[in-house]
A computed fold for a 91-nucleotide RNA from a Bacillota bacterium, annotated as c-di-GMP-I-GGC riboswitch aptamer. The sequence was found by an Rfam model in a public genome assembly. Its Rfam family is "c-di-GMP-I-GGC riboswitch aptamer". Gene Ontology term of the family: cyclic-di-GMP binding. Taxonomically the source falls in Bacillota (Bacteria, Bacillati).
């Protein structure tokens, strides 16, 4: 360095619930643990997924609307990649 133990010390926290922000996806805080050896960070590295506000189109329409398109929004607990990092059995 690779690697990752029926090891040790610690860490994080899915679903769900509550509060809050947001149009939504989702974020944050508290509770809670399904899991995680990077489930630490990067979405301005690539792919992927989710949402659909502004805007555009169609239909309807003096008002109210529906549908489609739409990322500049979101996800690092989807994959690859980058950065940083605790511990040390076996190999």
């Nucleotide at each position: 360095c690779u690697c990752g133990a029926a090891a040790a010390u610690g860490g994080c926290a899915a679903a769900c619930c509550u509060g809050u922000c947001g149009a939504a996806a989702g974020g944050c805080a508290g509770g809670g643990a399904c899991g995680c050896a990077a489930a630490g960070c990067c979405a301005u590295a690539g792919g992927g997924u989710c949402u659909a506000a502004a805007g555009c189109a169609u239909u309807a329409c003096c008002u109210c609307a529906a549908u489609g398109c739409g990322a500049u929004g979101a996800c690092a607990g989807c994959c690859u990649g980058g950065c940083c990092g605790c511990c040390g059995a076996a190999a």